A computed fold for a 95-nucleotide RNA from a Gemmatimonadales bacterium, annotated as c-di-GMP-I riboswitch aptamer. Of the family's consensus pairs, 94% are formed in the model. Rfam family: c-di-GMP-I riboswitch aptamer. Rfam links the family to the GO term cyclic-di-GMP binding. Model confidence (mean pLDDT): 79 of 100. It was read from a public genome assembly, where an Rfam model found it. Lineage of the source: Bacteria > Pseudomonadati > Gemmatimonadota > Gemmatimonadia > Gemmatimonadales.
[in-house]
């Protein structure tokens, strides 16, 4: 200092579910709950899922503008997710 990961030692964290509140949504922030976690600390560079708009088709309303509701998801745009996966920075130290 590198690999490497312990029924270590101080610690940290918090699924799912519930209650508020943001957001069109995905999801995220308090609180409370604890499945589990060698970094489940931090960070959206790559890939993967997700979610929206544009667009396209269908019905409905409608004097016209147009509006709502449901599907599709090729392109292109944003978003989200690090407790998917790899990458970075990096915390303990026993075999």
């Nucleotide at each position: 200092g590198c690999c490497c990961g312990a029924c270590a030692a101080g610690a940290g964290c918090a699924c799912a579910c519930c209650c508020g509140g943001a957001g069109u949504a995905a999801u995220c922030c308090g609180g409370g709950g604890c499945c589990g976690c060698a970094a489940a600390a931090c960070u959206a560079g790559a890939g993967g899922u997700c979610c929206u708009g544009u667009g396209c088709c269908c019905g409905c309303a409608c004097c016209u503008c147009u509006g709502c509701g449901g599907g599709c998801g090729u392109c292109c745009a944003g978003g989200a997710u690090a407790g998917c996966u790899c990458g970075g920075u990096g915390c303990c130290g026993a075999a």